[in-house]
RNA sequence: UGGGCUUUCGCCAAAUUGGUAAGGCACUGGAUUCUGAUUCCAGCAUUGUGGGGGUUCGAGUCCCUCAAGCCCAG
Numbered sequence: 001u002g003g004g005c006u007u008u009c010g011c012c013a014a015a016u017u018g019g020u021a022a023g024g025c026a027c028u029g030g031a032u033u034c035u036g037a038u039u040c041c042a043g044c045a046u047u048g049u050g051g052g053g054g055u056u057c058g059a060g061u062c063c064c065u066c067a068a069g070c071c072c073a074g
C1' cells in the first nucleotide's frame, strides 16, 4: 500500500427476508437460612447495536465515510 473479516449490556453472545434487541454469567433488590452457599422471584441495553452521515414509512441488518482490532498478499 492492496484485499478480506470483526465491532451489540460490565463479560460472552443471538437476532431467517429490513418490521417491538433473545439467552448465559456477573450485578442489584427480595424470599428461604442462625449466618453464608444453594434454590426461587423480580430488576438490569430505551441520549440502545464502535463514531458520523445517507436510503427507507421503518435500519443491528442496505449504502458512504471515519476509528479500533485481527488475517492474507506485497
Stems, first nucleotide, its partner, number of pairs: 001073007010025003019057001027043005050066005
A computed fold for a 74-nucleotide RNA from an uncultured Eubacteriaceae bacterium, annotated as transfer RNA.
The prediction has a mean pLDDT of 81.
It matches the Rfam family "tRNA". The family's RNA type in Rfam is transfer RNA.